[in-house]
Context: one part of a larger RNA
RNA sequence: GCCUACGAGUUACUGUUGCUGGCGAGGUUAAGGAUUUAAGAUUUGGAGCCGGAGCGAAAGCGAGUCUGAAAAGGGCGCUUAGUCAGUAGGAGUAGACGCGAAACCUUGUGAUCUACCCAUGGGCAGGUUGAAGCUGUGGUAACACACAGUGGAGGACCGAACCCGUUGACGUUGAAAAGUCUUGGGAUGACCUGUGGGUAGGGGUGAAAGGCCAAUCAAACUGGGAAAUAGCUCGUACUCCCCGAAAUGUAUUUAGGUACAGCGUUAUGACAAGUUUACUGGAGGUAGAGCUACUGAUAGGAUGCGGGGGAUUCAACUCCUACCAAUUCCUGACAAACUCCGAAUGCCAGUAAAUGUUUCAUAGCAGUGAGGGCAUGGGUGCUAAGGUCCAUGUCCGAGAGGGAAAGAACCCAGAAUAUCAGCUAAGGUCCCAAAAUGUAUGUUAAGUUGAUUAAACGCGGUUGGAUUGCAUAGACAGCUAGGAUGUUGGCUUGGAAGCAGCCAUUCAUUUAAAGAGUGCGUAACAGCUCACUAGUCGAGCGAUCCGGCAUGGAUAAUGAUCGGGCAUAAACAUACUACCGAAGCUAUAUCAUCUGUAAAGAUGGGUAGGGGAGCAUUCUAUACUGGGUAGAAGCGGUGUUGUAAGGCAUUGUGGACUGUAUAGAAAAGAAAAUGUAGGC
Numbered sequence: 001g002c003c004u005a006c007g008a009g010u011u012a013c014u015g016u017u018g019c020u021g022g023c024g025a026g027g028u029u030a031a032g033g034a035u036u037u038a039a040g041a042u043u044u045g046g047a048g049c050c051g052g053a054g055c056g057a058a059a060g061c062g063a064g065u066c067u068g069a070a071a072a073g074g075g076c077g078c079u080u081a082g083u084c085a086g087u088a089g090g091a092g093u094a095g096a097c098g099c100g101a102a103a104c105c106u107u108g109u110g111a112u113c114u115a116c117c118c119a120u121g122g123g124c125a126g127g128u129u130g131a132a133g134c135u136g137u138g139g140u141a142a143c144a145c146a147c148a149g150u151g152g153a154g155g156a157c158c159g160a161a162c163c164c165g166u167u168g169a170c171g172u173u174g175a176a177a178a179g180u181c182u183u184g185g186g187a188u189g190a191c192c193u194g195u196g197g198g199u200a201g202g203g204g205u206g207a208a209a210g211g212c213c214a215a216u217c218a219a220a221c222u223g224g225g226a227a228a229u230a231g232c233u234c235g236u237a238c239u240c241c242c243c244g245a246a247a248u249g250u251a252u253u254u255a256g257g258u259a260c261a262g263c264g265u266u267a268u269g270a271c272a273a274g275u276u277u278a279c280u281g282g283a284g285g286u287a288g289a290g291c292u293a294c295u296g297a298u299a300g301g302a303u304g305c306g307g308g309g310g311a312u313u314c315a316a317c318u319c320c321u322a323c324c325a326a327u328u329c330c331u332g333a334c335a336a337a338c339u340c341c342g343a344a345u346g347c348c349a350g351u352a353a354a355u356g357u358u359u360c361a362u363a364g365c366a367g368u369g370a371g372g373g374c375a376u377g378g379g380u381g382c383u384a385a386g387g388u389c390c391a392u393g394u395c396c397g398a399g400a401g402g403g404a405a406a407g408a409a410c411c412c413a414g415a416a417u418a419u420c421a422g423c424u425a426a427g428g429u430c431c432c433a434a435a436a437u438g439u440a441u442g443u444u445a446a447g448u449u450g451a452u453u454a455a456a457c458g459c460g461g462u463u464g465g466a467u468u469g470c471a472u473a474g475a476c477a478g479c480u481a482g483g484a485u486g487u488u489g490g491c492u493u494g495g496a497a498g499c500a501g502c503c504a505u506u507c508a509u510u511u512a513a514a515g516a517g518u519g520c521g522u523a524a525c526a527g528c529u530c531a532c533u534a535g536u537c538g539a540g541c542g543a544u545c546c547g548g549c550a551u552g553g554a555u556a557a558u559g560a561u562c563g564g565g566c567a568u569a570a571a572c573a574u575a576c577u578a579c580c581g582a583a584g585c586u587a588u589a590u591c592a593u594c595u596g597u598a599a600a601g602a603u604g605g606g607u608a609g610g611g612g613a614g615c616a617u618u619c620u621a622u623a624c625u626g627g628g629u630a631g632a633a634g635c636g637g638u639g640u641u642g643u644a645a646g647g648c649a650u651u652g653u654g655g656a657c658u659g660u661a662u663a664g665a666a667a668a669g670a671a672a673a674u675g676u677a678g679g680c
Stems, first nucleotide, its partner, number of pairs: 001680006011094004016089008026050003032044005054061002064076004097235002100232001104225003108221002115199009124189001126158003129154001133150006162186003168181003201217001203213003238614006248261005262368002264365007273358001274355009288341001289339002295335002299331004306324002308321004371396010401412003416590004421586003427580003430565003436577001438576006449567002457552002461549010478536005484509003489503003515530001519528002591604005615669001617666008626658002634653008
C1' cells in the first nucleotide's frame, strides 16, 4: 500500500413543540393486591398529578383584583379545553456522536541498572627515578655544611592486565536500541573490583550534568479516581425530490468561542401588506460652484495708517527712502472640520397602473457570526501594495457551460434529461482550429504590430488638415557675370584701409545692383565671400500651427517566442455584408415540483442548513398450512429491469437452510479517523 472483518447522534428519566389515537369539564392511575397459560397478560387499587379562577407581599376580595383619595388611569387576569398514551423534532441531566492529551490526586512496587554510604574480601607484569633517615670520610670550638655509600619515599615517571572513552573512519532497516577498528587518558591511588546491607518519588542520591533512581526522569513505575477535562484537531457510513444561507450589528477575561438580533427552512394564520414605474408634496446641505456672503488661507498691482533706515536740528517741526506693511480698491485663486448658493441619486408620504403573497405575525428546527475579488464614492498609506478600514453594487464563496493560450471572482451566460436539429451572445473566420486568404477607403515599413510593458524629451521618417508669403511681369535651388565711387568716413592707435574699439544726420554719387559692410583672412594692406542686381533655366517654392501612424529614449539575471506556425497583411483605422460560435434561446420527446376541476401555465445550479419520499440489512408477529438434497443461503459469471438506492432471471460452485406480503423492533448501510485486528 491493497484486500477482508470491526468502527461513531445511543439509552434512561424530566420539560417543550408538531402529528396520531382514547376519553372529555374532565383526564389519568403509582406502589401494592388478586387471577393466570408466569421476563408476559388481565383485573383491582383514586393515594397522587394536571385542568377547571384570578389578583395581591399579605390580611383578603373574587370575574375580577392590585395600586390609589378616586366610579380616574395603569398592571396582571376573565370573555378560546383539557388530559392520558404512542410517535417524530429539539432541550436538560447523565461519558451523551466517536477517538485523542499534556497533567492532578490516591494505594502500592522498585537501589539485581545507576548515585552515594556501611561491613567484609580481592586485584595492580615489567622497567625508571632515587626524598627523609642512617653509615663512613672531610669539616666546625661545637653545630652547621660538603662528598661517597646505604636506604627506598611519592594523589612521582614509562608501560601490560584492569578502569576510562580523546581523535578519526566505519556502522546508521547496525553484528550492537551506543558497537568495531585506530589513536588516546589513568594505571600504589580522591585507584579498580566481588559479596552482603542501607537511603524511595516533591522523596532519595548527586566532586553539580537537572545528572542518576531497572533501555523511562524539570518529579520513576503499577493499579485506582476515570469514559478526568479538551471553547482544539481529525473522522462520522444508502438513494432521490423541494427550498436554500452567512462570514454583519451589539455585548463578552471577548476576539478561531458564545448570547440576542439579522439572513435560511417547515407549519399555521392574517391582511389591500410588499415591490416596480409614473406623477404630486416634503425634509436635507453631499457633488459642483462661490467667497467685497462669513471663518481662515492666498499671488501680483494701486493706495500707504503705522513702523524701520537716512538727512537736518540743541530739540521739535520737516524732508528722503528700489525696506516692512494695516485699511480700502483692481486682477487671479484655495478649504473634511468655510458657505451667499446648490443638484443628480437616495429617503418619507400620497395618488394611479402593473405584479400577485414576493409582506407581516406566531411556533418548531437550524447554520453563519475567519470572507474574498472587481467597479464606483471616500479614510489611511507614497492618489504604493494581490495593503488596510468603511459605503453602494456585483460575482466567487455555494456556479457548471463559451471566450480571455493556460487563470475562483474580467466578458458572455445561470446546467431537470435526451437528440448525428436550428438561431444567436461574448469572441472570432490563413494553418494548428469551427467559420471570409470578405468588400470599400486609407495608414504603417518599424515584424511597429498581431489584446498587457513605458515617460519626459528629441526627430527635414511619412501622411492629412488649416493659415499665410513669393511665383510665366519668370519665383525657389543651381550656374555665368557684376558687387563700384567720394573714402584709408571721423576719432583712437605704433598701425586700424568695410571687418580690435569708439562716434553718427551709416551721408552722398554712379547705377540693373552694390552695407561707410554678413563671415573668413592680413602686423596693416591685399585676397575669398555674403547682402543686393542682371542673364540662363522653366513651374511651383517657402513659413507657422494642429492631427494620424511610425522612430530614438528602451538595461536583469536557466532558452527564446504574437498561444505557436507564421503574416507586409493574416497589422492598424473607418464603414458594410456573410458565416462560425455556449449546457443561452428555439424545435421534438420525456421526468419531477407548484398552481389549477381540467385544459394549461410556471418552475427544477447549489455548500452550511431546513423539509419530504424511498431502497437495502438483521430480528419478531401473522398469512402464503410459500420455496428447498429433483439442491437453500453464500460466492463467481451472464442477461434483463427501475429516475436512484436497488430488483429479477439464468448458469457454475456450494451442500442446508430460506423467501414474499403486511405490521413492528433496531448492535441497520464505510473510502477516508497518521482508525483497530488479520492476511498478502
Model confidence (mean pLDDT): 85 of 100. This is a predicted structure of a 680-nucleotide part of an RNA (large-subunit ribosomal RNA, domain II) from Flavobacteriaceae bacterium Ap0902. The source organism's lineage runs through Bacteria, Pseudomonadati, Flavobacteriia, Flavobacteriales and Flavobacteriaceae. Rfam family: Bacterial large subunit ribosomal RNA. The full RNA is in RNAcentral, with records from ENA.